[in-house]
RNA sequence: GGGCGACAAUAGCAAACCCGUUGAAAGACGGGGGCGCAAAGCCGUGGUCCCGUGAGUUUGUCCGGGGUGCCAGGCUGCCGAA
Numbered sequence: 001g002g003g004c005g006a007c008a009a010u011a012g013c014a015a016a017c018c019c020g021u022u023g024a025a026a027g028a029c030g031g032g033g034g035c036g037c038a039a040a041g042c043c044g045u046g047g048u049c050c051c052g053u054g055a056g057u058u059u060g061u062c063c064g065g066g067g068u069g070c071c072a073g074g075c076u077g078c079c080g081a082a
Stems, first nucleotide, its partner, number of pairs: 004080002012037002017032006035069001041075003045072003048067005054062002
């Protein structure tokens, strides 16, 4: 340095659910909460999933909006037992 990832250490993130705000919806944001996470850090880039105040030739397709804590890809990164 690479690979790998422990009932290790240090720090971090935060599912369901509840409250508030916001949105037509999916959902988002703030607070509480803590199931989990070694990339549960960043980028919706590809697949995929969700929504429809829409278009339309109506099981399709297009358009618009979302989800990365579903799988890949790109960039970056803490620690060190086997």
A computed fold for an 82-nucleotide RNA, annotated as c-di-GMP-I riboswitch aptamer. Its mean pLDDT, the model's own confidence on a scale to 100, is 84. The model forms 90% of the base pairs in the Rfam consensus. The sequence was found by an Rfam model in a public genome assembly.